Model confidence (mean pLDDT): 76 of 100. Predicted 3D model of a 98-nucleotide RNA (Bacterial small signal recognition particle RNA) from a Thermotogota bacterium. Rfam family: Bacterial small signal recognition particle RNA. By type it is a non-coding RNA gene. The organism belongs to Thermotogota, within Bacteria. It was read from a public genome assembly, where an Rfam model found it.
This record gives sequence, structure tokens and C1' cells, in this order.
RNA sequence: GGUUAAGCCCUACGCGGCAGAGCCCUGUGAACCUCGUCAGGACCGGAAGGUAGCAGCGAUAAGCAGGAUACUCUGGGUGCCGUAGGAGCACUUAGCCC
Repeated sequence: GGUUAAGCCCUACGCGGCAGAGCCCUGUGAACCUCGUCAGGACCGGAAGGUAGCAGCGAUAAGCAGGAUACUCUGGGUGCCGUAGGAGCACUUAGCCC
């Protein structure tokens, strides 16, 4: 001096991680327009019984609050992790040749 490979730059894919949401659990949760049970009382009946059903209680819907770790979705100047392609020979490293 030349050449090859890699780093550095860009893009794509993948993997992990962060945040939010979903899912899950617990609590709470509709006077009436959810359900069940319906005291008292009301109605039908000669009676036996039956009907509807307020309050109360219970279970919940929508919602609200808290919690946990796997999964799902979304997002990024998350990592300077991996693979491939591209740009570029300005710089660095390593090998080879003269």
C1' cells in the first nucleotide's frame, strides 16, 4: 500500500424487559325498571289450599376499590441481545498478501 472480516449508520425479523389495558381473585355493589327465598299483610276459596308480592336476607349485573402472578393485546430513542439485508470505505480492531 492492497484485500477480507467485524465494529460504527439504516431497515426488517426474533428474543427478553418496561408501561398501560384485558383475563383471574377478594371486597363492595341496582328503593323500583335482575334472580331466589319471601315474615307481616293483601286477594281467591265453605274448607283444604292457591295467587301475586312489600320489607328483610342471600346470590349477582353494570360499576367502584384493592391484590397477585402465568397468559393475551397495544406502545417505545427498552437492550446497544441475536440473525439477515442495505448504505459507506471517514475512523478503529484483527487476519492475509506484496